[in-house]
RNA sequence: GCGGAUGGCCGGACGAUCGCACCCCUCGGGGUGAGGAAAGUCCGGACUCCGGGAAGGCAUGGCGCCGGGUAACGCCCGGCCGGGGCAACCCGAGGGACAGCGCCACAGAAAACAGACCGCCGCCGGUGCGCCGGAGGCAAGGGUGAAACGGUGGGGUAAGAGCCCACCGCGGGACUGGCAACAGGACCGGCACGGCAAGCCCCGCCAGGAGCAAUGCCAAAUAGGGACCGCGCGGGCCUUCGGGCCCAGGCCGCUUCCAGCCAGCGGUCCGGGUUGGCAGCAAGAGCGCAUCGGCAACGGUGCGCCCAGAUGAAUGAUCGUCGGCGGACAUAUGUCCGGCCACAGAAUCCGGCUUACAGGCCAUCCGCACAC
Numbered sequence: 001g002c003g004g005a006u007g008g009c010c011g012g013a014c015g016a017u018c019g020c021a022c023c024c025c026u027c028g029g030g031g032u033g034a035g036g037a038a039a040g041u042c043c044g045g046a047c048u049c050c051g052g053g054a055a056g057g058c059a060u061g062g063c064g065c066c067g068g069g070u071a072a073c074g075c076c077c078g079g080c081c082g083g084g085g086c087a088a089c090c091c092g093a094g095g096g097a098c099a100g101c102g103c104c105a106c107a108g109a110a111a112a113c114a115g116a117c118c119g120c121c122g123c124c125g126g127u128g129c130g131c132c133g134g135a136g137g138c139a140a141g142g143g144u145g146a147a148a149c150g151g152u153g154g155g156g157u158a159a160g161a162g163c164c165c166a167c168c169g170c171g172g173g174a175c176u177g178g179c180a181a182c183a184g185g186a187c188c189g190g191c192a193c194g195g196c197a198a199g200c201c202c203c204g205c206c207a208g209g210a211g212c213a214a215u216g217c218c219a220a221a222u223a224g225g226g227a228c229c230g231c232g233c234g235g236g237c238c239u240u241c242g243g244g245c246c247c248a249g250g251c252c253g254c255u256u257c258c259a260g261c262c263a264g265c266g267g268u269c270c271g272g273g274u275u276g277g278c279a280g281c282a283a284g285a286g287c288g289c290a291u292c293g294g295c296a297a298c299g300g301u302g303c304g305c306c307c308a309g310a311u312g313a314a315u316g317a318u319c320g321u322c323g324g325c326g327g328a329c330a331u332a333u334g335u336c337c338g339g340c341c342a343c344a345g346a347a348u349c350c351g352g353c354u355u356a357c358a359g360g361c362c363a364u365c366c367g368c369a370c371a372c
Stems, first nucleotide, its partner, number of pairs: 001368010012322007020033005035343001039354002042352005047211004052258005060207005065079005080094001081092004095202002100200002102196003117142002119138003123134004150168006169191001170189003175184003215279004225270007234247005249262003286305008323341002325338005
């Protein structure tokens, strides 16, 4: 200098004039005011309700190596293994194929314990001396395919084959390191038990449902509306005669327990009224700085701060200067031009993930080239 990788930040600034929303106020005024994704609605929660709670089961869904973080997660951090890359780094739907079922098209001789298309070898017979036929041995060579029942080299053989050997690979018990997933030197071995579970499935762990249009209050109004179905409407004791207690029965998403209503409980359909106001509504698993612990995610401690709450929906318009980008001229680093300046607007709130983003800046790392 060029190319690449990872992490982070900004994403317009200032002034003037006019105009907005909320809160506070001494009514003069003061303070605050869209995001890194506010987006997607994909996960996890806080909170609210479901007569209330707890445990278990079925179904359904999610996760799936080990350890840690967190309120929690399918998230984040660190590590192990596998794959891609020269590397920095990136990706992984990462338990089980010996519980069972299923699939591997076409091609090929043959696709799970299968198999001889072209072939190789010695024997027998024939021969036009090129080869042909028969019985047998072989799977080392070639071909097909995504994948062919270990690979390379050597020995051996008629030709071959883990037939034998060396190394690799595969399997096994024991030893060492590590919390663990795993890794490793040495020893032994029949030298062979394909793939797909991101096909169904098995195993382990987790999970009730609905959602701020949740929910609560006030005011007002109507029709304290109508029809139907199911189960039950009992017993005993005490009594100050008001009532209390127990058992049984019914209902409540499956079962059980507690518990609620009990003479009630549960359910279906038709119809009517109210579209008003207030709360929920923003002080938080909050933010900033410092420090301690930790590889880190993150946690502890101390100090400081308050940073939107609308309800058809508030931050906009105009002008000027500057900044950035592109182009032209120029080199006193300037002048001029441009309809240029991204993705995009809270609505209960947080922690994540995913997607979109003009332009600019910072830090660290890797590779290549050159110079010293």
Bacterial RNase P class A from Oceanomicrobium pacificus, 372 nucleotides, folded computationally. The coordinates come from a structure-prediction model, not an experiment, and the mean pLDDT is 75. Taxonomically the source falls in Oceanomicrobium (Bacteria, Alphaproteobacteria, Rhodobacterales, Paracoccaceae).